This is a predicted structure of a 100-nucleotide RNA (c-di-GMP-I riboswitch aptamer) from a soil metagenome. Its mean pLDDT, the model's own confidence on a scale to 100, is 82. Rfam family: c-di-GMP-I riboswitch aptamer. Gene Ontology term of the family: cyclic-di-GMP binding.

[in-house]
């Protein structure tokens, strides 16, 4: 270099899923590893659950009303946090052809 073949991004439909994202089917932009391998390497996405901070509403302390602190309970922002997720970002392993 050739030959045999593989794979499949984006978008679209359907699916699980809080979300990243993943799975089916279509469809290809690529891709010599775009095969595997994510708590047991590194980097990156997401934050459901909880943890804090503001704000707002309720409730509760009272002989009664009405009010302060306090506590609780909801809702809304905000920030934080993977044993959640990305291998087509590095790594890390495994491999088909063979003309040099």
């Nucleotide at each position: 270099a050739a030959a045999a073949g593989g794979c499949a991004a984006a978008c679209c439909g359907g699916u699980c899923g809080a979300a990243a994202g993943g799975c089916c089917g279509g469809g290809a932009c690529g891709c010599a590893a775009a095969g595997c391998u994510a708590c047991a390497g590194g980097g990156c996405c997401u934050a459901a659950c909880c943890c804090g901070c503001c704000g707002g509403g309720c409730g509760u302390c009272u002989u009664u009303c009405u009010g302060a602190c306090g506590c609780g309970c909801c809702c809304g922002c905000c920030g934080g946090c993977a044993a959640g997720g990305c291998a087509g970002c590095c790594a890390g392993u495994u491999g088909c052809c063979g003309a040099a």